Source information: A computed fold for a 1401-nucleotide RNA from an uncultured prokaryote, annotated as small-subunit ribosomal RNA. The RNAcentral record of the sequence draws on ENA.
[in-house]
RNA sequence: ACACAUGCAAGUCGAACGGAAACGAUGGUAGCUUGCUAUCAGGCGUCAAGUGGCGGACGGGUGCGUAACGCGUAGGAAUCUACCCUUUUGUGGGGGACAACUCGAGGAAACUCGGGCUAAUACCGCAUAAGCCCUGCGGGGGAAAGGGGACAUGGCCUCACGCUACUGGAUGAGCCCAUGUCAGAUUAGCUAGUUGGUGGGGUAAUGGCCUACCAAGGCGACGAUCUGUAGCUGGUCUGAGAGGAUGAUCAGCCACACUGGGACUGAGACACGGCCCAGACUCCUACGGGAGGCAGCAGUGGGGAAUAUUGCACAAUGGGCGCAAGCCUGAUGCAGCCAUGCCGCGUGUGUGAAGAAGGCCUUCGGGUUGUAAAGCACUUUAAGCAGUGAGGAAAGGUUGAUGGUUAAUAGCCAUCAGCUGUGACGUUAACUGCAGAAUAAGCACCGGCUAACUCCGUGCCAGCAGCCGCGGUAAUACGGAGGGUGCAAGCGUUAAUCGGAAUUACUGGGCGUAAAGCGCACGUAGGCGGCUUUUUAAGCUAGAUGUGAAAGCCCUGGGCUCAACCUAGGAACUGCAUUCAAAACUGUCAGGCUAGAGUAUGGUAGAGGAUAGUGGAAUUUCCGGUGUAGCGGUGAAAGGCGUAGAUAUCUGGAGGAACAUCAGUGGCGAAGGCGACCUUCUGGGCUGACACUGACGCUCAUGUACGAAAGCGUGGGGAGCAAACAGGAUUAGAUACCCUGGUAGUCCACGCCGUAAACGAUGUCAACUAGAUGUUGGGGGGUUUAACCCUUUAGUAUCGCAGCUAACGCAUUAAGUUGACCGCCUGGGGAGUACGGCCGCAAGGUUAAAACUCAAAGGAAUUGACGGGGGCCCGCACAAGCGGUGGAGCAUGUGGUUUAAUUCGAUGCAACGCGAAGAACCUUACCUGCCCUUGACAUUGACAGAACCCUGGAGAGAGGGAGUGCCUUCGGGAAUUCUGAGACAGGUGCUGCAUGGCUGUCGUCAGCUCGUGUCGUGAGAUGUUGGGUUAAGUCCCGUAACGAGCGCAACCCUUAUCCUUAUUUGCCAGCAUUUAGUUGGGAACUAUAAGGAGACUGCCGGUGACAAACCGGAGGAAGGUGGGGACGACGUCAAGUCAUCAUGGCCCUUACGACCUGGGCUACACACGUGCUACAAUGGGCAGUCCAAAGGGUCGCCAAGCCGCGAGGUGGAGCUAAUCCCAGAAAGCUGUUCGUAGUCCAGAUUGGAGUCUGCAACUCGACUCCAUGAAGUCGGAAUCGCUAGUAAUCGCGGAUCCGAAUGCCGCGGUGAAUACGUUCCCGGGCCUUGUACACACCGCCCGUCACACCAUGGGAGUGGGUUGCAAAAGAAGUGGCUAGUUUAACCUUCGGGAGAACGGU
Repeated sequence: ACACAUGCAAGUCGAACGGAAACGAUGGUAGCUUGCUAUCAGGCGUCAAGUGGCGGACGGGUGCGUAACGCGUAGGAAUCUACCCUUUUGUGGGGGACAACUCGAGGAAACUCGGGCUAAUACCGCAUAAGCCCUGCGGGGGAAAGGGGACAUGGCCUCACGCUACUGGAUGAGCCCAUGUCAGAUUAGCUAGUUGGUGGGGUAAUGGCCUACCAAGGCGACGAUCUGUAGCUGGUCUGAGAGGAUGAUCAGCCACACUGGGACUGAGACACGGCCCAGACUCCUACGGGAGGCAGCAGUGGGGAAUAUUGCACAAUGGGCGCAAGCCUGAUGCAGCCAUGCCGCGUGUGUGAAGAAGGCCUUCGGGUUGUAAAGCACUUUAAGCAGUGAGGAAAGGUUGAUGGUUAAUAGCCAUCAGCUGUGACGUUAACUGCAGAAUAAGCACCGGCUAACUCCGUGCCAGCAGCCGCGGUAAUACGGAGGGUGCAAGCGUUAAUCGGAAUUACUGGGCGUAAAGCGCACGUAGGCGGCUUUUUAAGCUAGAUGUGAAAGCCCUGGGCUCAACCUAGGAACUGCAUUCAAAACUGUCAGGCUAGAGUAUGGUAGAGGAUAGUGGAAUUUCCGGUGUAGCGGUGAAAGGCGUAGAUAUCUGGAGGAACAUCAGUGGCGAAGGCGACCUUCUGGGCUGACACUGACGCUCAUGUACGAAAGCGUGGGGAGCAAACAGGAUUAGAUACCCUGGUAGUCCACGCCGUAAACGAUGUCAACUAGAUGUUGGGGGGUUUAACCCUUUAGUAUCGCAGCUAACGCAUUAAGUUGACCGCCUGGGGAGUACGGCCGCAAGGUUAAAACUCAAAGGAAUUGACGGGGGCCCGCACAAGCGGUGGAGCAUGUGGUUUAAUUCGAUGCAACGCGAAGAACCUUACCUGCCCUUGACAUUGACAGAACCCUGGAGAGAGGGAGUGCCUUCGGGAAUUCUGAGACAGGUGCUGCAUGGCUGUCGUCAGCUCGUGUCGUGAGAUGUUGGGUUAAGUCCCGUAACGAGCGCAACCCUUAUCCUUAUUUGCCAGCAUUUAGUUGGGAACUAUAAGGAGACUGCCGGUGACAAACCGGAGGAAGGUGGGGACGACGUCAAGUCAUCAUGGCCCUUACGACCUGGGCUACACACGUGCUACAAUGGGCAGUCCAAAGGGUCGCCAAGCCGCGAGGUGGAGCUAAUCCCAGAAAGCUGUUCGUAGUCCAGAUUGGAGUCUGCAACUCGACUCCAUGAAGUCGGAAUCGCUAGUAAUCGCGGAUCCGAAUGCCGCGGUGAAUACGUUCCCGGGCCUUGUACACACCGCCCGUCACACCAUGGGAGUGGGUUGCAAAAGAAGUGGCUAGUUUAACCUUCGGGAGAACGGU
C1' cells in the first nucleotide's frame, strides 16, 4: 500500500590495469603588458570515462498479502556460509582475447553497429599436489596472481597486504518435527501427485520437490474443507486476581517494494534506489521510437476529524571501500515546528479594617466580594541585557624512548612520554553582574448522581440534556450577572479500550411462577463410577540442569540542583524440555469379594398392550297398528315438521357408535394415554424365602422407537354429534353467542404428519435429613377372631418442623443438603419470523438470524380505586301515596345575540329569585364627552390663612367677591383651608394554578388515625377483622394485641308536663263595679322569665351466649337519640372567592389614578332554570260573623275625626313601647247568586285619568280608578319535593329601603294519604374476590384506514466484486531436443573434432 515536481539517500579502491578529459604544483619554450596567455613534459599531486575487485542481499521504509511451520516455545539432522580466526600446503611455466582509444556508419534522442590497436589481481590450458572429491579399490580427477615498501631500482633475500588447496571454529542462512495461535456448522464431508512404496531425476541439503510403475490410501465432529477477518511476538492499557482489549514508539521474526510473471549474477537475491516481459498510469518525441517507479529523508497534490523542515553535520556512535590518509553515509547525532504526552518552575512574599470605592444581594438593619485591593516593608527564580565558561575528544600528526621482526636498517608492528591538534549542536549547560513587582491565568462546572446559590431576562418560546429530566410569568436545570466549587498552562468536548458488570459466572450465575428442563423413553461415542491385594509411573508431588534475547514491569544503589529521564546490580519471566526420586490419590496390568446391578424360584393387584367374538340400555330410521291437530323450539319468537296424518303410543326389523350405575385427590402405563363382558397372545411392577453371576453400573451429543387432537392419502363405514354451508332470530350492524337443518370429520384397515398450557409450567440416577393423618397392593406379628391392633415394604394424597425461596410457596413424591451426566437461558419488540439446509403428498415441522426500534418488558406481593364479581347493611333511593315542574301569561336569573357600553364574578349534582337584605341620580366597577396631576384619601415637614358663603357654568374645574371661628396655664394646641416641593398616594388592573381567611360538596356518611408491642427482607399488616347488636368503629363477646386521640352520643338553645319564686304595662276564679279587666281588689288560672323536677331500657315478661341488645307491657305530660336547632372527623374536588377583607409577585403613574355630565347594567328573532297567577263549582262575586303567633317603630310607627269610589290627603292624640301605633288576620262558618260557558273563570296587554316617594319617575318606579279582556279548559318525552303537626292550603310580620318583592328570612291557622317490602334505579358504609388501572373505568388499550419512504423486505431491471468447473489465446524466461548459421584459446592424422553462441521447436 492514493499519485508524485525538485534535491539528496551507495559507493569506494591508481597499493589490480591500459591510460590522461579536468584541476594544481614544478620545470622548459614562445609571445609580451614581468605576471598573464599559449605550448611541451604522465616526470609529480591527482584523476573524468573504461577494464578489474569488493560492496549495492546491510542500513532505512511499509503492513498489501498471509489463519500459514508465518510467528511463539521446546527440540532435531540430511546442509551451505564472502569477509574473520585457526591448522597444514603451494604461489612454477605458458597462451589467446575484449573494452577504453582510433577510423567509419545509423539515429531527433536513448543508444547502436562495423573495421583496427592494447593492459591486467579479467579469461584459458599445461606442470605439481594432499589428510580434498569419485571409485568396481585396480585406479581416476583436481588450483593459483600478483601489486606495494625498504636496501643501491640487477639478482638474491626480507617485511606487510594479496591469491590457491585443505582442517576446525565463529557468524549468518536453508530444512524437518511436537505444541500453542481469531470468528462462522445457515460451511460436513475434503483429496488423483492425492497417501505410501520402488527406480530415476533435481537441490547446498531431506522430501511427490519432479517423473515412470505399483498399491489404495490420507485428512475430518479433539471441526477437515469452505467463507470472513487479521502480519506474529517481547510487550502495552485495564483489572484485587483470573481475565478482557490491543500489537504506535523500542526490540526479534516474517512479508512487500507501481500491478503481475520470470530468471540472471553472486557466498548470499528470484534483489526498494539491478535486468527481461506483460499491464495500468505519467513524461519526452522529428511519430520511427524511448524514459520512469518516494511503503528511503525532506517536500507537493489529493483524501481525511487529524499528524512537522524541500534545515545543519559527519564532531560522536555505527556501516561500505581502502595498507592508510581518507571518501561516501537523509543510518545516525543535532537543530526547527506542534501544550500531543510526562516531569519540574514561574506569574510574587509579608503586613494591612476606614472592613474604602465600585459590583451583587437585601428582611433596608445589613451581608458579600474581602486582607482581596490601595497603602507600607521586602525578594528577584524564570524572561531581558552584559560577561565568564565546562563536558561530550577517543583518534590522527610529529618528536623521542623501549620491545618485536630481519643478517641488518626502516612506522613494518606493539607500548609509553612530550608537543600539536579535530565540535554540527552553540549566543550550549552552568556561574557572575545589572534593573524593576516589574513581562506572564485560564477553562469547565454549580437540580440529583457530584464539590459548589442567589438576582435579573425569557415564558413548552429561545434553549439545555451523560441518565433521570428542566422550560407553559416568581426556572438554584435555558441566557446574562454577582458569588462559589474543581482543575490549572492548561481546561472542557468528541471517539475508543478495560473496569464497575457475579451483566457469559474457570476463579464466580441460573432454569416451579421473572429468560431458561428436549413430549417421552431406549441407547452409541463421550463423561463419571463399589470394597480389597499387587504391578507400573501416564496424570499428580518434590529436587536438579538447560532455556525462557535485550529493553520494559518490580526492588536496591548511582548520575543530571529535584523529577520525568538515564545508568548498574538483583529479583521476576507463574512456561517448555531433559533428568533423578516418591507411590497416598486418579489411571494402567493381574487377582479376589458381594453391599450396586442382574438371573432363576413361590405368590400377588391392575381401565397396561394387541386380537377375535358376545351383550343390554339409549338415539335414529323403516314396515305395520291405534290416534288427531298440532309438534318442536326460545328470554320471547320465527324459520322447520305436520291433514299426503306429524308429535304421542304399541309390535317387529335394520344399522352404527359409545359403554350409565360400580367410580374413589382409586388402579395401570415411559409419556401420549387406558373404563361393558369373554377368548387367545403379551409387556412391566410389587412381594417372600433365599440359590447363582460377580461391577456386568449411572447418564447420554449424533441416532432410533413411541407420541392427544386436528389434518393428509387409498379403501370401507356412517346411528348420533358436527367445522364449512343454508335458513330463522338478536343487533346500529351480527360473516357470532340462541334456534332449525347439515357436509367433511368423528368409526375401521393400511400409510403419513410429529405438534399441544404434550403441565407437577418442576430432566434422569443415587445417598442423607422431625413428624401427623387418609388411602391402594403385598408380607410379618398379636389378641378379645373384629367394621380390631402393632409393624414392614412399594405407590398415592393432605397438613406440617428444620432448611430453602424475591415472595408466593416447597418441605422423605423437596423447590432442603450433596454427588454424576445431559438439555437449556443471557433486556423488550422485530421473531420462533426471513433466507439457506434437512424432513413432508400437502398443510407445515425442525434448525434459526439481522437491519431497525424502545427504556423498559417481566415476576411476586402491598395499599387504594374500579367491576354490566359475590355477601351484609343504610338513605323519600326505589316502591306505596299526596302535591307540583315540563304546556299558558307574567315576574326573575342565565346563555346567546345586539350595543359606544349592555361592568365583573358564579357554570353537572355543589352556577342560573346566585354575590345583589332591594341599578331612576348615587350605588357603578362599564361607555360618551369635559376636566385635574403630590392628586378624591393617609403620613411627614414648611409658609399663610378661620372654616365657610355667594356668583358662574351641563357640572366638575377655573375666575371674582365677601369674611376672621374654638380651647388656653397666653408659651401654644386641636380641627380645617390654601400654596409650592419631595418622599409618596391611588388602582373593583392581572394571577383563587403563588396565598391567608371564609365558604360549598361528598356528609351528620361512620368513619379517620396514633403510641407501644407483635408479624413481614420490604411496601405494609395487626389493632379497625370475626360472632351478635345499634341511628352510630353504639355496645357485648371472642381475639397478638393493649391502650389512646379526632369523629358518634352527651353537655348548649328551643319546644312538650309539673313545681317554686316574682306580679306590671299582662291575667280575672271568687267578691264588688263596668260599654270596656274600665276600676277596687285578688295572686288561684293563663302568660311572662329565673331556678328546679322529670326519661334512665329504671321496672315486669319473653328472646338471646347467663352478654350487649331486641320485642311486648305497666306507669307516665312525654318511652326507648320524645320533636326541632346549633354543632360538620382525616381528607377529596389545584371546587369558589385577589370584586368583602388581607396579601406575595407583575403591571399603570399628566393615567389602568381622581372629579363630573349624560347614557348603560332594564336592549330582544331565540333557548334554559327558579317562581307567581290561573285554567274554575271542594269554585268566583256579594253580605254577615269567629279565632292567631311572631315581629317593627323617634330621620319612626302614626290613632280618633274629616275629605276622596280609591291610591291617598288632612289632622294631630299616643308611643323610646307586655301600656301607643303598624293591625281589619285569612282560609273557616252562616246566608245569597252564578250553572259548566273561554263563563259573573282567568287576568295579560293597551287607552285614559290620577296618587305617593324623590333634586329628578322620558329611557326606567310602585300604587289607584274607569275602560279594554290575550293565552289558558290541568299540560309530550321527561322530571322535583315530602313520612306528621309533615305534605297541601291560608294569611301575618321583618331585613334591605326616599321609593320600588311573585324573591329571601321568620310566624302562626286549617290539616291529610301511604310505606307490602329491598328484586330493580341513584348515592353511601363494611368484608371478600379479580385487575395489564394508580391523572386510578371519564382508566388502560387493539387493529384497519389516511400521509410519508428513514430503516427492513418485495420489485420490471441495472452496475460491480469474489469463487468452482470446462475451454481458448499466450510474452519474457528456464529445462529438454535440434535438420540450420557462426565460432580466439584445447586436441588434431590439419580433413576436422570437442565445446560454445545465435536461431528453430
Record summary:
Its Rfam family is "Bacterial small subunit ribosomal RNA". Its family is annotated with structural constituent of ribosome and ribosome in the Gene Ontology.